Record summary
Model confidence (mean pLDDT): 84 of 100. The RNA shown here (transfer RNA) has 71 nucleotides and comes from Phnomibacter ginsenosidimutans. Rfam family: tRNA. Rfam links the family to the GO term triplet codon-amino acid adaptor activity. By type it is a transfer RNA.
[in-house]
Formats: sequence, C1' cells, structure tokens
RNA sequence: ACGGGCAUAGUUCAAUGGUAGAAUAGCGGUCUCCAAAACCGUUGAUACGGGUUCGAAUCCUGUUGCCCGUG
Repeated sequence: ACGGGCAUAGUUCAAUGGUAGAAUAGCGGUCUCCAAAACCGUUGAUACGGGUUCGAAUCCUGUUGCCCGUG
C1' cells in the first nucleotide's frame, strides 16, 4: 500500500427492515441470629457522520479503532 472481517449494557453474547433481549455483574427487597446461596423487583447499550426507506442495530457510503491475510 492492497484485500477481508469485527464494533450492541461493566463483561460474554442474541436480535427476518417493524417494541433493542438473555446471562452475568450493579442496586433495592424477601429469607437468615449474621453472611453466603436461593427467590422477587429494578438501573444500564446499537463506535462516529451522511444517505435509502413510512420505518435502519440490520441496506448503501465515508471516518475511527481492533484483528487476519497478500506483497
């Protein structure tokens, strides 16, 4: 320099163009002499711009970061 892939909650992962979900972590509660475990409830996210569309995490395009490959 060129080609390919990835980016969603603190973490690990889902999501046919049509309500962004789960587990775990955090917080509150129940239980317990206390704590843990268990159970109930609850907070929290689409890397950043632009475009297409009635509607975009999803399609197109640019940028940024990371990974793999070619030379």
Taxonomically the source falls in Phnomibacter (Bacteria, Chitinophagia, Chitinophagales, Chitinophagaceae).